[in-house]
RNA sequence: UUAUCUGAUUAGGGGAGGUUCUAGAAAUCUGAGAAGACAACCCUUACAACUUGAAACGGAUAAUGCCGGCGAAAGGAAAUCAGAUAGUUAAAAA
Numbered sequence: 001u002u003a004u005c006u007g008a009u010u011a012g013g014g015g016a017g018g019u020u021c022u023a024g025a026a027a028u029c030u031g032a033g034a035a036g037a038c039a040a041c042c043c044u045u046a047c048a049a050c051u052u053g054a055a056a057c058g059g060a061u062a063a064u065g066c067c068g069g070c071g072a073a074a075g076g077a078a079a080u081c082a083g084a085u086a087g088u089u090a091a092a093a094a
Stems, first nucleotide, its partner, number of pairs: 001087010011044004017029004021024001050075003057068003
């Protein structure tokens, strides 16, 4: 001094759907997260945290933004410090 990875601090971004009736901080399905969005959870330069296209397309389901394609699509929120690994450069010693 470069790249990658990990951690920390501060700051920031994001979602909250389907079904049932007893209508609740209820049960049930998917999920990291599904009452409120406080807390929690996920994500922060990114081929995805999330949004748009999309009230679209294919498949499945009791049903759904359940799964898949679309998709390296178009957007999308970062700085600092520390450590590890592998290099680069310079110096010193043998």
Molecule: TPP riboswitch aptamer (THI element)
Organism: Chitinophagaceae bacterium UBA2791